The RNA shown here (SAM riboswitch aptamer (S box leader)) has 112 nucleotides and comes from a Solirubrobacterales bacterium.
The sequence was found by an Rfam model in a public genome assembly.
NCBI's taxonomy places the organism under Bacteria, Bacillati, Actinomycetota, Thermoleophilia, Solirubrobacterales.
Its mean pLDDT, the model's own confidence on a scale to 100, is 83.

[in-house]
RNA sequence: GCCACAUCGAGAGGGGUGGAGGGAAAUGGCCCAGUGAAACCCCGGCAACCAUCCAGGCGAAAGCCCGGAGACGGUGCCAAAUCCAUCGGCAGACAGAGCCGGUAGAUGUGGG
Numbered sequence: 001g002c003c004a005c006a007u008c009g010a011g012a013g014g015g016g017u018g019g020a021g022g023g024a025a026a027u028g029g030c031c032c033a034g035u036g037a038a039a040c041c042c043c044g045g046c047a048a049c050c051a052u053c054c055a056g057g058c059g060a061a062a063g064c065c066c067g068g069a070g071a072c073g074g075u076g077c078c079a080a081a082u083c084c085a086u087c088g089g090c091a092g093a094c095a096g097a098g099c100c101g102g103u104a105g106a107u108g109u110g111g112g
Base pairs, nucleotide, nucleotide: 002111003110004109005108006107007106008105013043014042015041016040017039021032022031023030026086027085028084029083044078045077046076049074050073052069053068054067056065057064058063082104087101088100089099090098
């Protein structure tokens, strides 16, 4: 890098190194940033996908569905909705910016 499935308006920051960028890409917006960006390291935290434990339902079985617990382990994450728009539909148009879906992306699990 490819395929499938699930989730994505909640939540959670300090220090050190570093030294100008960052918010995935492009365009447009809007933000963050020398009161110190990215990146790396340490510590802390959030959450509960996997794993673990305990119930319930369906099934002949394989297995599937559903609820709960804790947070040692494997990941992930810790500005703003995945920051917003982009494509399609609806609504609106004395509007001041709504709703749904798609694409793309992120994370996890499984697979090849």